Large-subunit ribosomal RNA, domain II from a bacterium, 682 nucleotides, folded computationally. Its Rfam family is "Bacterial large subunit ribosomal RNA". A reference for the family is Yusupov et al. (2001), "Crystal structure of the ribosome at 5.5 A resolution", Science.

Context: one part of a larger RNA
RNA sequence: ACCGGUGAGUUAUUGUUUGCAGCGUUUAGCCUAAGUUAUUAACGUAACGCAGGCACAGUGAAAGCGUGACCUAAUUGGUCGACUAAGUUGCAUGCAAUAGACCCGAAACUGAGUGAGCUAACCUUGAGCAGGGUGAGUGUUAACGAAAGUUAACAGGAGGCCCGAACUCGUAUCCGUAGCAAUGGGUUGAGAUGACUUGAGGUUAGGGGCAAUAUGCCAAACGAACCUGGAGAUAGCUGGUUCUCCCCGAAAUAUAUUUUGGUAUAGCGCAAUAGUAAGGCUCUUUGGGGUAGAGCACUGACUGGUUAUUGGCUUCGCAAGAGGUCAAAACCUAUCAAACUCCGAAUACAGAGAGUAAAUCUAUUGUAGUUAGUCAUGUCGGGCUAAGCCGAUGUGUCUAAAGGGAAACAACCCAGACUCCCAUCUAAGGUCUCUAAAUAAAGACUAAGUUUUUAAGGAAGUCAUUUACCACAGACACCCAGGAAGUUGGCUUAGAAGCAGCCAUCUUUUAAAGAACGCGUAACAGCGCACUGGCGGAUGGUAGAUGGCGCCGCAAAUUUCGGAGGAUAAGUCUUUUACCGAAGAUGGAGAAUCGAUUUUAUCGAUUGGUAGGGGAGCGUUGUAAGGACAGUGAAGCCGUACUGUAAGGUAUGGUGGAGUGCUUACAAGUGAGAAUGCCGGU
Numbered sequence: 001a002c003c004g005g006u007g008a009g010u011u012a013u014u015g016u017u018u019g020c021a022g023c024g025u026u027u028a029g030c031c032u033a034a035g036u037u038a039u040u041a042a043c044g045u046a047a048c049g050c051a052g053g054c055a056c057a058g059u060g061a062a063a064g065c066g067u068g069a070c071c072u073a074a075u076u077g078g079u080c081g082a083c084u085a086a087g088u089u090g091c092a093u094g095c096a097a098u099a100g101a102c103c104c105g106a107a108a109c110u111g112a113g114u115g116a117g118c119u120a121a122c123c124u125u126g127a128g129c130a131g132g133g134u135g136a137g138u139g140u141u142a143a144c145g146a147a148a149g150u151u152a153a154c155a156g157g158a159g160g161c162c163c164g165a166a167c168u169c170g171u172a173u174c175c176g177u178a179g180c181a182a183u184g185g186g187u188u189g190a191g192a193u194g195a196c197u198u199g200a201g202g203u204u205a206g207g208g209g210c211a212a213u214a215u216g217c218c219a220a221a222c223g224a225a226c227c228u229g230g231a232g233a234u235a236g237c238u239g240g241u242u243c244u245c246c247c248c249g250a251a252a253u254a255u256a257u258u259u260u261g262g263u264a265u266a267g268c269g270c271a272a273u274a275g276u277a278a279g280g281c282u283c284u285u286u287g288g289g290g291u292a293g294a295g296c297a298c299u300g301a302c303u304g305g306u307u308a309u310u311g312g313c314u315u316c317g318c319a320a321g322a323g324g325u326c327a328a329a330a331c332c333u334a335u336c337a338a339a340c341u342c343c344g345a346a347u348a349c350a351g352a353g354a355g356u357a358a359a360u361c362u363a364u365u366g367u368a369g370u371u372a373g374u375c376a377u378g379u380c381g382g383g384c385u386a387a388g389c390c391g392a393u394g395u396g397u398c399u400a401a402a403g404g405g406a407a408a409c410a411a412c413c414c415a416g417a418c419u420c421c422c423a424u425c426u427a428a429g430g431u432c433u434c435u436a437a438a439u440a441a442a443g444a445c446u447a448a449g450u451u452u453u454u455a456a457g458g459a460a461g462u463c464a465u466u467u468a469c470c471a472c473a474g475a476c477a478c479c480c481a482g483g484a485a486g487u488u489g490g491c492u493u494a495g496a497a498g499c500a501g502c503c504a505u506c507u508u509u510u511a512a513a514g515a516a517c518g519c520g521u522a523a524c525a526g527c528g529c530a531c532u533g534g535c536g537g538a539u540g541g542u543a544g545a546u547g548g549c550g551c552c553g554c555a556a557a558u559u560u561c562g563g564a565g566g567a568u569a570a571g572u573c574u575u576u577u578a579c580c581g582a583a584g585a586u587g588g589a590g591a592a593u594c595g596a597u598u599u600u601a602u603c604g605a606u607u608g609g610u611a612g613g614g615g616a617g618c619g620u621u622g623u624a625a626g627g628a629c630a631g632u633g634a635a636g637c638c639g640u641a642c643u644g645u646a647a648g649g650u651a652u653g654g655u656g657g658a659g660u661g662c663u664u665a666c667a668a669g670u671g672a673g674a675a676u677g678c679c680g681g682u
Base pairs, nucleotide, nucleotide: 001682002681003680004679005678006677011099012098013097014096015095016094018092019091020090021089022088023087029054030053031052035048036047037046038045039044058065059064068080069079070078071077102240103239105237109230110229111228113226114225120204121203122202123201124200125199126198127197128196129194131163132162133161134159138155139154140153141152142151143150144149167191168190169189172187173186174185175184206222208218209217210216215224243617244616245615246614247613248612253266254265255264256263257262267370268369269367270366271365272364273363274362275361280356281355282354283353284352285351286350287349293343294341295340299337300336301335304332305331306330307329309328310327311326312325313324314323315322316321373398375396376395377394378393379392380391381390382389403414404413405412418590419589420588421587423586424585425584429580430579431578432565433564434563438577440576441575442574443573444572445571451567457552458551461549462548463547464546465545466544467543468542469541470540479534480533481532482531484508485507486506489503490502491501514529517528518527519526591607592606593605594604595603596602597601618671620668621667622666623665624664625663626662628660629659636655637654638653639652640651641650642649643648
């Protein structure tokens, strides 16, 4: 891992609900418990059991009173009742309480015991430590000395001394890591006469012991050993909880909570009963409000100004006084506000009237789940007008919804699947091939593969519209020529001559030519420009504006974001007609639920579904009764065929070799795929 087996709402008591049954509802009844007696082979059955329970009367805390009672000194008042009333017992069923209470699961707590053959410390008694080195105190001898003593040589052999085997340890590293080994092996290393190592026997025990303290050790596990009892501890937590079909179908909110992943009540579900038409939507209408907006009348904020207003500081002045500045105030002016309002909608909410459709709604009783929501969109708050962000409030989807589209894609678009059909029509979205359907039609645009990348900004891209002006009396551009004189204008200046700067900016000759637009010079000079003529010969030209589609701006991490091929349309815009396209709609056949009726056959509506509620069944084991089958072959097992909406059922072939169905009723150790389930096999 697979296969087989096994594996979870039970039982008792009490209360309550619903169903069925007995008696009663003939104006109050129903039931017996323990037990006793009788009977029986036994199980049992029958009678008694007037104790007691519920009901028949309520009310008060109660004494009590009583169809009334209580509150009160007393109620014309209030609360609970009565006013013509039905229960009770049993069985089954839903739920609750008490019990282990659907099953499995802690870490822990506690009683009594078992452990020091591992390890820690200690006690008793034994054992072990190759070899080499160093050479303490001390002693002897000698020399010196008055002595104490000093020096030298020799002897000697101290030490938690040195090097290094055994022995003990375990420094570094490599290997090993389901290993040789639940701590090992290789190399290297520390101690090695000591606080050394070690054998045997003994002592200390868990709320404890031992500990050169590491929370270390106390039998491979120690922040409190192990075994067993309390014990099915408790688990607001996780996991699991076994056959079928039919009907309905949520919530993720409010309030409270040592409460926030729990629970209670309400909200929303289901079932039964009752009421009825209360409900929804649309229109009209009546209300209260203080939001959006707006405003500055209050509270604050805030722009500029005015003042013979008030005050502070300060400058000048002998003073009178004058000036500056700051704060406050008043007025004018311009503004702002979730915690400002002189004002003030739309919606929403509540009431009334009318209309409308394929109708909901309310109450009571019984009984659930839910109280982690999600994304999209409208309006808002917080945040950074950040977040697949955190909240509020509407709506929709998902949750609990399959189908078609968006390449793929819970929450987007279309659309809500009872079953079957090799029928038809459509939605969103599509119609070159993959790929069902237009290589459809008409008119434009785009040249960027734009399509298939977002901004400010930029640009003789291109199309359309439009404004002003020039133009065969010759426009725009190229080319040729002129571009002058008074004059070097005046001032300034070393100089200033069109062109450093200031002032003025006239006149003349002209086809035209600025007291000069730029370059240039020390200053001149020089080169262009404006302006003019010529050349040339245009359905043209110059300068703008608006719109369409494009261009640049454009750098990111798996793959080029067109789904791929690819496409100049198969791109974009406008218009049109066909077609395809879903579990939608229609048609045909059938099933079920609910309703209606002409009442047993038609018609109409309905039948997605998690948590969850309700209903109806299938199967397994056993019991009772009835009636059956079976060695002419039961059950079981392996096949095949038929059949029922399903759980299932029936027939038959083989195997097997002794018991087993059916009908009705009853009772359950009653259904397996999941629990890192348990047991066994492979």